């Protein structure tokens, strides 16, 4: 330098253009249970969906560019 893939909650991920002004597991916090801890039960918080534009009546989802990470080629 070229090609491909990924980027969504603290972490790992799901999410076929409309019932998503976004979910799951783990973790965190509160309460219950316990002498106490763990396990278990109930509840809560946490996201400008990497950034900027574009397409569309409508974008996490499609397109372009940028950024970061990974793999391959040179």
């Nucleotide at each position: 330098g070229g090609g491909c893939g990924a980027u969504u909650a603290g972490c790992u991920c799901a999410g076929c253009g409309g019932c998503c002004a976004a979910g799951a597991g783990c973790g965190u916090c509160u309460c219950c249970c316990u002498u106490a801890c763990a396990a278990g039960g109930a509840g809560a918080a946490a996201g400008u969906c990497g950034g900027u534009g574009g397409u569309u009546c409508g974008a996490g989802u499609c397109c372009a560019c940028c950024a970061u990470c990974g793999c391959c080629c040179a």